Transfer RNA from a bacterium, 72 nucleotides, folded computationally.
């Protein structure tokens, strides 16, 4: 140096262009003698930055950044 991918909650990972969710953690409460499981319930997001298109953008395009793959 060039091509493809990926980036959304603390962690793993969803979301036809039209309300950001799910599990796990974590806090609370039930259950139990008490722990654990298990049920239920709260909390938790500048959707990687920064433009652009469109009534409307996590989602489309354009540059950047970060980490993976692969050629060179």
């Nucleotide at each position: 140096g060039c091509g493809c991918g990926u980036g959304u909650a603390g962690c793993u990972c969803a979301a036809c262009g039209g309300c950001a969710g799910a599990g796990c953690a974590u806090c609370c409460g039930g259950c139990u003698u008490a722990u654990a499981u298990c049920c239920g319930g709260a909390c938790g997001g500048u959707u990687c930055c920064a433009g652009g298109u469109u009534c409307g953008a996590a989602u489309c395009c354009u540059g950047g950044c970060a980490c993976g793959c692969g050629c060179a």
The coordinates come from a structure-prediction model, not an experiment, and the mean pLDDT is 84. RNAcentral holds the sequence, with entries from ENA. Its Rfam family is "tRNA". Gene Ontology term of the family: triplet codon-amino acid adaptor activity.